Predicted 3D model of RNase P RNA and transfer RNA as a complex of 416 nucleotides. It holds a member of the Rfam family "Bacterial RNase P class A". It is annotated as a ribozyme. Rfam's curators write: Ribonuclease P (RNase P) is a ubiquitous endoribonuclease, found in archaea, bacteria and eukarya as well as chloroplasts and mitochondria.
RNA sequence: GGAGUCGGCCGGGCAGUCGCUGGGAUAUUCCUGGAGGAAAGUCCGGGCUCCAUGGGCAGGGUGCCAGGUAACUCCUGGGGGGCGUGAGCCUACGGCUAGUGCCACAGAAAAUAUACCGCCGGACGUACAGUUCGGUAAGGGUGAAAUGGUGCGGUAAGAGCGCACCGCGCACGUGGUAACGCGUUGCGGCAGGGUAAACCCCACCCGGAGCAAGACCAAAUAGGGGAGCGUUUUAGUGUGCCCGCACGAGCUCCCGGGUAGGUCGCUAGAGGUGUGCGGUGACGCACAUUCGAGAUGAAUGACUGCUCUCGACAGAACCCGGCUUACAGGCCGGCUCCCGCU
RNA sequence: CGGGGCGUGGCGCAGUCUGGUAGCGCACUUGCAUGGGGUGCAAGGGGUCGGAGGUUCGAAUCCUCUCGCCCCGA
Numbered sequence: 001g002g003a004g005u006c007g008g009c010c011g012g013g014c015a016g017u018c019g020c021u022g023g024g025a026u027a028u029u030c031c032u033g034g035a036g037g038a039a040a041g042u043c044c045g046g047g048c049u050c051c052a053u054g055g056g057c058a059g060g061g062u063g064c065c066a067g068g069u070a071a072c073u074c075c076u077g078g079g080g081g082g083c084g085u086g087a088g089c090c091u092a093c094g095g096c097u098a099g100u101g102c103c104a105c106a107g108a109a110a111a112u113a114u115a116c117c118g119c120c121g122g123a124c125g126u127a128c129a130g131u132u133c134g135g136u137a138a139g140g141g142u143g144a145a146a147u148g149g150u151g152c153g154g155u156a157a158g159a160g161c162g163c164a165c166c167g168c169g170c171a172c173g174u175g176g177u178a179a180c181g182c183g184u185u186g187c188g189g190c191a192g193g194g195u196a197a198a199c200c201c202c203a204c205c206c207g208g209a210g211c212a213a214g215a216c217c218a219a220a221u222a223g224g225g226g227a228g229c230g231u232u233u234u235a236g237u238g239u240g241c242c243c244g245c246a247c248g249a250g251c252u253c254c255c256g257g258g259u260a261g262g263u264c265g266c267u268a269g270a271g272g273u274g275u276g277c278g279g280u281g282a283c284g285c286a287c288a289u290u291c292g293a294g295a296u297g298a299a300u301g302a303c304u305g306c307u308c309u310c311g312a313c314a315g316a317a318c319c320c321g322g323c324u325u326a327c328a329g330g331c332c333g334g335c336u337c338c339c340g341c342u
Numbered sequence: 343c344g345g346g347g348c349g350u351g352g353c354g355c356a357g358u359c360u361g362g363u364a365g366c367g368c369a370c371u372u373g374c375a376u377g378g379g380g381u382g383c384a385a386g387g388g389g390u391c392g393g394a395g396g397u398u399c400g401a402a403u404c405c406u407c408u409c410g411c412c413c414c415g416a
Stems, first nucleotide, its partner, number of pairs: 001338010012307007020034006036313001040324002043322005048210004054243004059206005064078005079093001080091004094201002099199002101195003116140002118136007148166006167190001168188004172183004214264004224255006236247003271290008308311001343415007352368004362399001370386006392408005
């Protein structure tokens, strides 16, 4: 100098004038707060609220190991596998010897196996042609995929048929919390294709609905609601289904109910910032400091001046932790590879 | 704001659950019948399934992300 990889940050700035909206005040004026890293998608997990809360089935989710967290399908560290010269990146990564299913076309055969060409042997035959019977799976051929691979021996030809090495499985030893790794170790000729983002099996987790949840104050209109006694039979309601349980005819007593509208829920919270300590890290602990939107037809804009690198994606609606997706341009740092010079 | 569903020739729909050939009706093109049109008969063209990635030998179909449209809840 070039190429690459990983992480973090910013998202025009300043000033003036006039507006919009929340709050406050000494109140016809003045002071002060006012979108984001994704506010988005609503894909996960929780808080909060109401209903349900006894059991079973169904359903859904997760899926190497350990840890973090309120929790997670998130994050951190590690293991196995794959890609890259490397820094580094990706990984739905339990189980097809629990069972069932599927594998189009081609091919002999797609999974209780089997033989098209070929090779070899016997018989018929003059014959090395041909026919037929048998052996074989080395070679050819089909396919995405064909019953461990290479070599030597062996054989009529062949074959884990035998042996050596590699691979595989089990056991043992050893390191590690574990996943898993390692071995001059032993045993087994191999224990038998792929597919579980096919049904399913195994382990673990999950009650339902959502702030239009829900609570309170209360016009008009319409009549209902609660408690007790009681019916125990059906329909019906209460969670997706079943059982169970409760309500459910009627009588007596009591009085409020809750639509329009308004108030609360509504923002001080698993909060932000800084320092120290513990931890490889995610993160945790302690101390100090700080308050940074809360609307309900729903606010954050317009104009002017200066300036720069001329400004992307996009805008709260109960809140929080993640993931994913969109994003003009710019800044900082760690690391790797190549080339040149000293 | 919350919840649910659907995207397949020009139009309306099957096929997706259970992966392997994308099909039906109308429309379109050509030919024949007619003097011409309608109509009838025969033949034919046109989609790679909203987009991207993954699983698989193979994806309209299974999984994830994304875009668009529709419906419901005061």